Predicted 3D model of RNase P RNA and transfer RNA as a complex of 433 nucleotides. Rfam match: Bacterial RNase P class A. The family's RNA type in Rfam is ribozyme. The coordinates come from a structure-prediction model, not an experiment, and the mean pLDDT is 76.
């Protein structure tokens, strides 16, 4: 300097004419005229959390499912801030950075292929002492070997050899006191040879939360109509039904309930967009956020509308003396809302990493 | 719009609660035949949708995306 990867920034403005939706207002009215609106940072995936909405909700039991350092934010969360610990980096050894699904395996129970003697209260294959002519018995877990993983490490005593078998330090646990912190913990001390191996994104234990369904929820009009057929069950000895995973228990319960073939109707209005709203300033906090105070009204379709020309401006981008030409792309497109995660995305910047090339 | 569910050689299935991926068919090569087909013998190649994570170890656990597919008024 140049290419690439990551994360972040970004997602043009304004006017005009044409054409669509949908809104208000006017008319001699399913058509014209006139105002005012008309996609997104993800509108996506449907991965959590919630508003709202219908049905449950005497109770008691047992399943299930999710979450899992601490404090906070918040309507609420599995989401977010600030820390704590771990792990790997740098460092000028004060510390920086960067990730972290981070209770518990010292509660019980399973799992570890192959190799190995042996994979956890189990065991000796070379070795090493000791009896023993030998064969062969015994004692050890220092040493080598074998695995991903092998019973704390240094040293000394001690022993036939040797081992926390006993001492000194060092590391790690469990149990305890002392400061500091709201806390996760951190530091400073005692005490026990206790040395207790790995998995809980395996069963499980703790601790905490969860009723179920979902706008095709649910209201209301309007229209149709077969309470008929046929096959089972069932009517106080009770099918079934609230009760949605199961028991138990309690209530309800005959023009019933279960399945089969048919028939009829399938249009409209509401939920639906004023809302944990949107922007700007204040002020309060390390932060997410909070408070208050101003302004603003901003799609609402229903087989689905939001597009297209053309002109100024703005940014890039090439060549150059002024000034000229070129480009405005990329992911994608609402469907009850709303907070959040994750994915997808072109230019342009900003960091930051890795390759190349040229210089010092 | 909701709510499930699958994804393994080219194609149909397998692999028990984690130990390294099987078979039929396909393809190839010989027999057999005039020559092909079926037969017969034999052989080789292929495969866990991408990503990423927990584990000594992942087709299987979990997480995110792609992809198909069923079903509800």
């Nucleotide at each position: 300097a140049g290419u690439g990867g990551u994360a972040a920034u970004g997602a043009c403005u304004u006017c005009a004419u044409c054409g669509c939706c949908u809104u208000c207002g006017g008319a001699a009215a399913u058509u014209c005229c006139g105002g005012g609106g008309g996609a997104g940072g993800a509108a996506a995936g449907u991965c959590c959390g919630g508003a709202c909405a219908g049905c449950g909700c005497a109770g008691g039991g047992c399943a299930u499912u999710c979450u899992g350092c601490u404090u906070c934010c918040u309507a609420a969360c599995g989401g977010g801030a600030a820390g704590g610990g771990g792990u790997c980096u740098c460092u000028u050894a004060g510390g920086g950075g960067a990730u972290u699904a981070c209770a518990g395996c010292a509660a019980g129970u399973g799992c570890a292929a192959c190799a190995g003697a042996a994979a956890g209260u189990a065991u000796a294959c070379c070795g090493c002492c000791c009896c023993u002519u030998a064969u062969g018995g015994g004692g050890u877990a220092a040493g080598g070997g074998u695995g991903a993983a092998a019973u704390g490490g240094u040293g000394g005593g001690g022993u036939a050899a040797g081992a926390g078998c006993c001492c000194a330090c060092c590391g790690g646990u469990c149990c305890u006191g002392g400061u500091g912190g709201u806390g996760a913990c951190a530091u400073c001390g005692g005490g026990a040879g206790c040395c207790a191996g790995g998995u809980a994104a395996a069963c499980c234990u703790c601790a905490g939360a969860a009723g179920c369904u979902g706008a095709a929820a649910g209201g209301c009009c309007a229209a149709a109509u077969a309470a008929a057929c046929c096959g089972g069950u069932g009517c106080u000895u009770g099918a079934g039904g609230g009760c949605g995973g199961c028991c138990c228990g309690u209530c309800c319960a005959a023009u019933a309930c279960c399945g089969g073939a048919g028939g009829g109707u399938a249009g409209g209005c509401u939920g639906a967009u004023u809302g944990a709203g949107g922007c700007g300033a204040c002020u309060c906090g390390u932060g997410a956020g909070a408070g208050c105070c101003g302004u603003c009204c901003c799609a609402g379709a229903u087989a689905a509308a939001u597009g297209a020309u053309g002109a100024a401006g703005g940014u890039c981008c090439c060549u150059u003396u002024a000034a000229g030409g070129g480009a405005u792309a990329a992911c994608a497109g609402a469907a009850u809302c709303c907070g959040g995660c994750u994915u997808a995305u072109g230019a342009u910047u900003u960091a930051u990493c890795a390759c190349u090339u040229a210089a010092a | 719009g909701g709510a499930c569910c699958c994804g393994u050689a080219g194609c149909u299935u397998a692999a028990a609660u984690g130990g390294a991926a099987a078979a039929g068919u396909u393809c190839c090569u010989g027999g057999c035949u005039u020559c092909g087909a079926a037969c017969c013998a034999g052989g080789u190649a292929g495969a866990u949708g991408c990503a990423g994570g927990u584990u000594c170890a992942a087709a299987u656990c979990c997480u995110g995306c792609c992809g198909g597919g069923u079903u509800c008024u």